Description
RNAcentral holds the sequence, with entries from SILVA. Predicted 3D model of a 1366-nucleotide RNA (small-subunit ribosomal RNA) from a metagenome. The coordinates come from a structure-prediction model, not an experiment, and the mean pLDDT is 86.

RNA sequence: AGAGUUUGAUCCUGGCUCAGAAUCAACGCUGGCGGCGUGCCUAACACAUGCAAGUCGAACGAGAAAGUCCCGCAAGGGAUGAGUAAAGUGGCGUACGGGUGAGUAACACGUAGCUAACCUACCCUCGAGUGGGGAAUAACCUGGGGAAACUCGGGCUAAUACCGCAUAACAUCCGCAAGGAUCAAAAGUCCGCAAGGAUUGCUUGAGGAGGGGGCUGCGGCCGAUUAGCUAGUUGGUGAGGUAAUGGCCCACCAAGGCAAUGAUCGGUAGCCGGCCUGAGAGGGCGCACGGUCACACUGGCACUGAAACACGGGCCAGACUCCUACGGGAGGCAGCAGUGGGGAAUUUUGCACAAUGCCCGAAAGGGUGAUGCAGCAACGCCGCGCGAGGGAUGAAGGUCUUCGGAUCGUAAACCUCUUUCGAUCGGGAAAAACGGGCGGGUGAAUAAUCCGCUCUGAUGGUACCGGAAGAAGAAGCCCCGGCUAACUACGUGCCAGCAGCCGCGGUAAUACGUAGGGGGCGAGCGUUGUUCGGAAUUACUGGGCGUAAAGGGCGUGUAGGCGGUGCGGUAAGUCGGGCGUGAAAUCCCCAGGCUUAACCUGGGUCGGUCGUUCGAAACUGCCGUGCUAGAGUGUGGGAGAGGGAAGUGGAAUUCCCGGUGUAGCGGUGAAAUGCGUAGAUAUCGGGAGGAACACCUGCGGCGAAGGCGGCUUCCUGGACCAUAACUGACGCUGAGGCGCGAAAGCUAGGGGAGCAAACAGGAUUAGAUACCCUGGUAGUCCUAGCCCUAAACGAUGAGCACUGGGUGUGGCCCCGUACGGGGCCGUGCCGAAGCUAACGCAUUAAGUGCUCCGCCUGGGGAGUACGGUCGCAAGGCUGAAACUCAAAGGAAUUGACGGGGGCCCGCACAAGCGGUGGAGCAUGUGGUUUAAUUCGACGCAACGCGAAGAACCUUACCUGGGCUCGAAAUGCCGUUGUAAGCCUCAGAGAUGAGGUCCUCCCGCAAGGGACGGCGGUAUAGGUGCUGCAUGGCUGUCGUCAGCUCGUGUCGUGAGAUGUUGGGUUAAGUCCCGCAACGAGCGCAACCCUCAUCCUUAGUUGCUCGCCCGCAAGGGAAGCACCCUAGGGAAACUGCCUCCGAUAAGGGGGAGGAAGGUGGGGAUGACGUCAAGUCCUCAUGGCCUUUAUGUCCAGGGCUACACACGUGCUACAAUGGACGGUACAGACCGUUGCCAACCCGCGAGGGGGAGCCAAUCGAAAAAAACCGUUCUCAGUUCGGAUUGCAGUCUGCAACUCGGCUGCAUGAAGCUGGAAUCGCUAGUAAUCGCGCAUCAGAACGGCGCGGUGAAUACGUUCCCGGGCCUCG
Repeated sequence: AGAGUUUGAUCCUGGCUCAGAAUCAACGCUGGCGGCGUGCCUAACACAUGCAAGUCGAACGAGAAAGUCCCGCAAGGGAUGAGUAAAGUGGCGUACGGGUGAGUAACACGUAGCUAACCUACCCUCGAGUGGGGAAUAACCUGGGGAAACUCGGGCUAAUACCGCAUAACAUCCGCAAGGAUCAAAAGUCCGCAAGGAUUGCUUGAGGAGGGGGCUGCGGCCGAUUAGCUAGUUGGUGAGGUAAUGGCCCACCAAGGCAAUGAUCGGUAGCCGGCCUGAGAGGGCGCACGGUCACACUGGCACUGAAACACGGGCCAGACUCCUACGGGAGGCAGCAGUGGGGAAUUUUGCACAAUGCCCGAAAGGGUGAUGCAGCAACGCCGCGCGAGGGAUGAAGGUCUUCGGAUCGUAAACCUCUUUCGAUCGGGAAAAACGGGCGGGUGAAUAAUCCGCUCUGAUGGUACCGGAAGAAGAAGCCCCGGCUAACUACGUGCCAGCAGCCGCGGUAAUACGUAGGGGGCGAGCGUUGUUCGGAAUUACUGGGCGUAAAGGGCGUGUAGGCGGUGCGGUAAGUCGGGCGUGAAAUCCCCAGGCUUAACCUGGGUCGGUCGUUCGAAACUGCCGUGCUAGAGUGUGGGAGAGGGAAGUGGAAUUCCCGGUGUAGCGGUGAAAUGCGUAGAUAUCGGGAGGAACACCUGCGGCGAAGGCGGCUUCCUGGACCAUAACUGACGCUGAGGCGCGAAAGCUAGGGGAGCAAACAGGAUUAGAUACCCUGGUAGUCCUAGCCCUAAACGAUGAGCACUGGGUGUGGCCCCGUACGGGGCCGUGCCGAAGCUAACGCAUUAAGUGCUCCGCCUGGGGAGUACGGUCGCAAGGCUGAAACUCAAAGGAAUUGACGGGGGCCCGCACAAGCGGUGGAGCAUGUGGUUUAAUUCGACGCAACGCGAAGAACCUUACCUGGGCUCGAAAUGCCGUUGUAAGCCUCAGAGAUGAGGUCCUCCCGCAAGGGACGGCGGUAUAGGUGCUGCAUGGCUGUCGUCAGCUCGUGUCGUGAGAUGUUGGGUUAAGUCCCGCAACGAGCGCAACCCUCAUCCUUAGUUGCUCGCCCGCAAGGGAAGCACCCUAGGGAAACUGCCUCCGAUAAGGGGGAGGAAGGUGGGGAUGACGUCAAGUCCUCAUGGCCUUUAUGUCCAGGGCUACACACGUGCUACAAUGGACGGUACAGACCGUUGCCAACCCGCGAGGGGGAGCCAAUCGAAAAAAACCGUUCUCAGUUCGGAUUGCAGUCUGCAACUCGGCUGCAUGAAGCUGGAAUCGCUAGUAAUCGCGCAUCAGAACGGCGCGGUGAAUACGUUCCCGGGCCUCG
């Protein structure tokens, strides 16, 4: 000293939370010793028992007993005990000490004073006195009453008890004075024969010390949702009362007193020194210790006394408890212990008066639950200990592990040593002095006083010291996601649980539980409660209010606060010095004492808004006197929707009357309700009435705000300019108060054209209590009176001063004419410094200062409830709490989004062509079914997708039958020499049984090796789960033009800039500009292919010319052409013209095979979708191991009421059928393609030539073209379905293949809403090939043939890019 938490990120505001210290604590776990402290915070609840205040025989009278001794036979007596005990009279004490904090907001407390308005027992000093009498009464004796407590009568007696008398200073009273009057006492003890003396008392007076009573200033709680309180109340006079002032009490008189500087009322509370916290200022607290007050079962009262209204006194009343013979009595722990109760919670019914102190006493001494000690409690603080050194194979064991190791860890064991504390044995204090006794000094003294010796200790055989023994008896608690120091494994699986805040836990949890390890503290550690701190989060120190919470709607003005300038005075504030006080303890400093510390002792300092006194006079105040710069007045001007009243004008709407005129009008996105043939709308003329004032009109004017708009008149407020005559601080602000205050609303009476809540109807809609339309009432208007609110906003209170500029505009004035400059007052914009969280504000401040007022203190609850007040009402003003949340917010940033905007693209729309959606079939999917219908894919971007091909196999699914080192792989050990193949049998097969066959290499051998079987071991295996643990690969946005970086610059920051802007492009393509300059990934190009040409090459290709040939490029020949496939050329806005900034580039043109990226392909930036895939593969974790592995047979993936996607074939004449005739490209072929020829209607079969293919083959291309026929029909369209008969592949076509022939001949006649593709060699249409493949395409991938239409355009739908707004 800060930190966490609002956001995708940022800055700010703001609350919540944490880290610290503290505690009269309590709870959980744990617990060795000692010292010093502390210990009912709750029920001021109730209390059993014991003790806590007595003492004095030197004030007084009286006065036992037991015991012992003596006498006596005994009864008994005497002595002693003893003038003792117990009791009484009397004195002093019991008002202190001890307890508690209920009450009390008060002179109760603190502090400083006052008391000439007072008291003070005992103590100290000083003075005076203490003479002489008297009458009683307890005890005691006796009688009586009562259960008891107790009490009544009679009788005797004493005093330091009581009462007179004498004396009378002081005092009091009378009096001017002199003087006069009144008031006292107690004696005891000792010495002495006595006189007398000593001493302790007594009476009286003065003073002191200490203690107390009373009064006053100032100080210290909350609530205004308590605003008025008060009748002894305030004052006076008199009298009473008190120690004493005083309405303290009483009588009379007066009508006062207190209060916004908070009376009264309500709530809470003993106050202080101090204690805790804090840097301080503050805040909280008032336990222990100390001062003070109050109280003593509750309430009241007095008595005694120096003092009480009296804790362990009294009386009365009340509640409660106890005793009782029922008639009556007794009691008061908030004293010390202790009990019950309450409570989270707080101790022993201890020892001693030895010390300190108090009471009594002459003293000895007695008393003392004050006190000194001990006991209990880790309740707190402090100290000590539980060992120290060495010790690596880094033991065992635990944990983790990548299996190598790491870690617990020098830790342990083990070796060497020490012995505090505890336990044990022994020694053993100080605290003790007074006083008593004895002796001595002094002294006249056995008085007083001094000295020595001796006696006196509860604590306590304690502290302390010593001995012996032995590491021996002594460690826990909390935490480890961030804050906050400390990490792994397992278990669990939004469960169990954690959590102070944020938050963890839904299968890899450093956050739960356990373990290992680690961190912190340590006889403690955590938790909970509470206080301060952090919190500048109530801000005096030290905050704010444009948008975060917060400026009152505006004015006027009371109290209050603040206030220009000169001089003089004063000294209240202010400042300084002295003095007094601020108790002690505590805190701080310095010393000292306990071994240290805590603790204790001594000394010093400190501490007040305090009192008093002396001084200063700048500032503030006050008094006096001036001034004119503030403020105001006068004079002269002009501006203005400023306000009020009366009058008046035209345009327009509506209504009424009349004319013209005819079928509609009106209204909307489109309509309808509505109006109109009874004549509307339209139009002309006339009239009525109400409201509002077009143009002028302007970020123009005026007003304090609300607000104010035709014109005229009257009444009236304010501001401004000029001038400088007058006043002389007269000022500013303003709690309350008073006034004004848009709209709506209310009351009463008018008025009512238009408009228009409510209401009605029509539409819209899923609905439509709305938006739109047709109507329409309050209201809007006027008069009078209420209401009093608002986004009453500049979301910005008022005033004054100061602080660079630029540019508009309104008013007045000046200089001046350039239509320019200047001054003042308003009103706007832009901007400097500065301020601000930023946005922004910026002489009209949100800048810099001063003054005053209002207001804020997390969000919600809530501007709600209750109360008060105002209002006719509606409602206004004032204005909470419970509870709940970890946020709620402001500004700015980035992206995304918008039925926001701008610019621009794309078969996106439009224009056009053909489809899908309807039918049948094929195929995929959903669903359903099933033993199983394996699994995955789900908007685009799943659904002829994985699958480029499920009859078995595939196959992952189901049923059944088998195997268990396993169907396949590797290492090691043992064993064996085979294994495989073939045959037979059983079986559905896997498999099993039997038979047959059978022997590898090196080496002499032993043995070794290869290969295989069997057994064992380590392991295998899994298409089991998790694509949300992953790699890789892929889809998609999207072939879209974007995505970033370095440095620099800007910003508190997130970020921005660059990449935006002006043009241009298919393009972040290029150019220009620019706080940016560069760069990277993308774009483009480089690659492949097609299109032109050249060249090289010329078989299997080709054939211009020539030769052969009946014919065929068949042969010879040739390589010109075609073609093939290598190389090269060609295109670059290069040229011209126009446009454009002379740019980039664009329009047009020439040339060219091709022209502005020439067509097509490959190529996919940063990223998004937790997109897809664990079933291609790889892979973490989990699961499984005679099974979720593996082998086999059969079945299933092919099911079928349905629904959807993708296709094929059609519905026909641009067609079908039949016949004839042409023209491709690409690709494939030796387990293959298969020619000719023969058979079959055909699928096909036979056959075998050729071909490893520019040579042979598949191979016919089809549409097209020519011709014939059909003639609009469910047909000569269409071919589904079914029957029969075949064929091919294959071990095998039943479930479940393809094809063929004959027969059958279904739906379907162009397809609702909706929807798809395509911009040119494209769509459409026609056929051909290939991959997979034994067989099985209407799918997929390719190839060529024929070959269109349309695009005005970018408003709209969809998707996308850039800029911008919210």